[in-house]
Context: one part of a larger RNA
């Protein structure tokens, strides 16, 4: 001078900001990943039409009925709407946390002629024409559950052939070209697809519906981008030599596996290589970097929070699904621990937000909200979001304001000191005059949303088409967690707001009492044994101020 601090003593407000540095120790409970019904069959329940037309009630009756009224169940269509399953899409993001890691892991500068990329962007081409099943569901049936088993039945943008093949992928052939790998043609061979919905009568039919057109979303292939991402190299990257040798896929080679891809990555067979005092191996210790303290700089220390990478999700392995993981809030085995059981057997992972215990010198709320930003899912409205915005608790930091302001001598009263005259505290009070930040009360009230939503209208391009969407542009409506909160007015009131640490030199600041090598103090040098400015009190005086000092630990 700094700090993610902690402790002592004090403590009014505000703004931004920070807040388990220890046990990666265990964890109750709630919330932190879902969405589309415009991809599908169902299943609901709710409305509106048409169909049958029941009880009831009213008239009449010859007491069988007629006739009015009346809408009950069902059953059709048909809107809106929910949503177990099946499918899509995302759950690889974005949130923690450093335990491992001394490594190409980070950092920097290259390479990939050795590689992949959903969604998006742009280009080309294309989307014919079939089939077989499964959940839901219904029935039986096991099980305490957890969760099944058998047996029927259905759908789809699920799944499967078959047709097409511009192109792509592999074989062969010629040319080119090269150190190898490529490249250009031609030729066999192989290899797609899925639909949904909104409107409309232009054309073929008289209208409606549906075919048919058009929009908008979405499949297929393919090449290019554009984002991410893997791999490889050259340099930098802590401490031991009281660690000197270390190596068997270990070094290189062929031939074959394996990967999106080179590669002992894996395997057989050959060869016998590779590092190492320029410090191999072996131990310790560390997550790296922008940065951040700190310094006139070299330099030394740090790696909190913010932003990049990395790794990790109880412990240990394993794949699987997918464009993307060996995957925190999936699976699977195994192991330690909880937890439930009818003892057969099952469940469980907070290093997501709070929140508890427990360790600790030590570190917060089981708070509100998707209103903004961002993120998934959907055509959209929306849904979801402990990401975020916010509020809550702590002087933990760093800024900013208050604790009044001016005038006021007889230098009062009191403390203290004193040579007893007087000298200080001291314009300090009091005492008159204001002020109204802050406070307290009452009233008014925000920006953050000029975005985005939704309708309506007009306008464009697009269409047979004034239709549907789509863009733009007006105009209406709704919609704020913070919050009735910043902020503005008004009224009361000097009214509610000053403390800590030092005073022997260092090092600003001094006297009396008390204590007598006792008590004590101290960073260092040292005070203290009867007049102590160094101990303890008081009065006075220095610093600093919602702070002030003590520890620690860095320059």
């Nucleotide at each position: 001078g700094a700090c993610g601090a902690a402790c002592g003593c004090u403590g009014g407000c505000g703004g931004c900001g920070u807040g388990c540095c220890u046990a990666a120790c265990a964890c109750a409970u709630g919330c932190a990943a879902g969405u589309c019904g415009a991809a599908c069959g169902g299943u609901c329940g709710c409305g509106a039409u048409g169909u049958u037309g029941a009880a009831g009630u009213g008239u009449u009756u010859u007491c069988g009925g007629a006739u009015a009224u009346g809408g009950a169940c069902a059953c059709a269509u048909u809107g809106a709407g929910a949503u177990a399953g099946u499918g899509g899409c995302g759950g690889a993001c974005g949130g923690g946390u450093g335990a491992g890691u001394a490594a190409c892991g980070c950092g920097u500068g290259g390479g990939u002629g050795a590689u992949c990329u959903g969604c998006c962007c742009a280009u080309a081409a294309g989307a014919g024409g079939g089939g077989a099943a499964u959940a839901a569901c219904a029935g039986u049936u096991g099980g305490a559950a957890a969760c099944g088993a058998c047996u029927g039945c259905u759908a789809a943008u699920a799944c499967c052939g078959c047709a097409u093949a511009a192109g792509c992928u592999g074989g062969c052939u010629a040319c080119u070209g090269u150190c190898g790998a490529g490249g250009u043609a031609g030729u066999c061979a192989g290899u797609a697809a899925a639909g949904a919905u909104g409107g409309c009568c232009u054309c073929u039919g008289g209208g409606a519906c549906a075919a048919g057109c058009u929009g908008u979303c979405g499949c297929u292939u393919a090449u290019g981008g554009a984002u991410g991402a893997g791999c490889c190299c050259g340099c930098g990257u802590c401490u031991g030599a009281u660690u000197a040798g270390c190596u068997a896929g270990u070094u290189g080679g062929u031939g074959g596996g394996g990967u999106a891809a080179a590669g002992g990555c894996c395997u057989a067979c050959c060869a016998a290589g590779g590092c190492g005092a320029c410090g191999a191996u072996c131990a310790g210790u560390a997550g790296c970097c922008g940065g951040c303290c700190u310094g006139a700089g070299a330099g030394g220390g740090u790696g909190a929070a913010c932003g990049g990478c990395c790794a990790c999700a109880c412990u240990g392995g394993g794949a699987c699904u997918g464009a993307g993981a060996c995957a925190c809030g999936g699976c699977c085995c195994a192991g330690a621990c909880u937890c439930c059981u009818a003892c057969g057997g099952g469940a469980g992972g907070c290093a997501g937000c709070a929140g508890u215990g427990g360790g600790g010198a030590a570190u917060a709320u089981u708070g509100c909200g998707c209103a903004a930003u961002g993120g998934g899912g959907g055509a959209a409205a929306c849904c979801c979001u402990g990401a975020c915005g916010c509020a809550g608790c702590g002087a933990c930091g760093c800024c900013g304001c208050g604790u009044g302001a001016g005038c006021g001598a007889c230098g009062a009263a009191g403390g203290c000191c004193u040579u007893c005259g007087g000298g200080u505290c001291g314009u300090a009070a009091a005492g008159c005059u204001c002020u109204g930040u802050u406070u307290u009360a009452a009233g008014g009230g925000a920006c953050g949303a000029g975005a985005g939503g939704u309708a309506u209208c007009a306008u464009g391009a697009g269409u047979a088409a004034u239709a549907u969407g789509c863009g733009u542009g007006a105009u209406a409506c709704a919609g704020g967690a913070c919050g009735g909160u910043a902020c503005c007015u008004u009224a009361a009131g000097a009214g509610g707001a000053a403390g800590c640490c030092c005073c022997g030199g260092c090092u600003a600041a001094c006297u009396a009492c008390g204590u007598g090598c006792c008590a004590g103090c101290a960073g260092c040098c040292g005070c203290g044994g009867u007049a102590a400015g160094a101990c303890g009190u008081a009065g006075g005086g220095g610093g600093c101020g919602a702070g002030c000092g003590u520890u620690g630990u860095c320059c």